[in-house]
RNA sequence: CGGGCUGGGACACCGAAUUCAGGCAUGGAGCGGGGGAACCACACGUUCUCCGGCGCGCCGCGGCGCGCCUCGGGGUGAAGCCGGGUCACCACGAACGGCCGGGCAACCUCAGUCCGAACCCGACAGCUCACCUCGCAGGCGUGGAGGUCAAACGA
Numbered sequence: 001c002g003g004g005c006u007g008g009g010a011c012a013c014c015g016a017a018u019u020c021a022g023g024c025a026u027g028g029a030g031c032g033g034g035g036g037a038a039c040c041a042c043a044c045g046u047u048c049u050c051c052g053g054c055g056c057g058c059c060g061c062g063g064c065g066c067g068c069c070u071c072g073g074g075g076u077g078a079a080g081c082c083g084g085g086u087c088a089c090c091a092c093g094a095a096c097g098g099c100c101g102g103g104c105a106a107c108c109u110c111a112g113u114c115c116g117a118a119c120c121c122g123a124c125a126g127c128u129c130a131c132c133u134c135g136c137a138g139g140c141g142u143g144g145a146g147g148u149c150a151a152a153c154g155a
Stems, first nucleotide, its partner, number of pairs: 011141001013139002018029004030136006040126001052069008072124001073121004080099004085092001100116005106148005
């Protein structure tokens, strides 16, 4: 001098996931998610019919109420759409393919690479002022090459 590892401090970085008070409990601010009017959107000739499953209760026997469930529907999330047919059948979609979306951690470019899960609500939800409600974790110096920039430290 160069490289690697470990510990501490400062400052960055991804994310809503920060901050203040307090011994704690908790509260305030800020940020983010959900529910929720009018207008708008969707729908719309009239009438009739239908409007998930199971259990219990009530009565005027056709409904109503309560509870449970999830193949309807909805929410968080990048985690979807289409073709395809695995399967005895349905439910639903395997392999594979196309499209689309997302990650590889400041920003840009290039070459690459990986992912499209999981959970929740419970028959119910377009948007949405007021209003109601929930959350504020975790990780980390960021895969390769080139370029640009900021903060802190130092002079």
Predicted 3D model of a 155-nucleotide RNA (c-di-AMP riboswitch aptamer (ydaO/yuaA leader)) from Actinoplanes nipponensis. The coordinates come from a structure-prediction model, not an experiment, and the mean pLDDT is 77.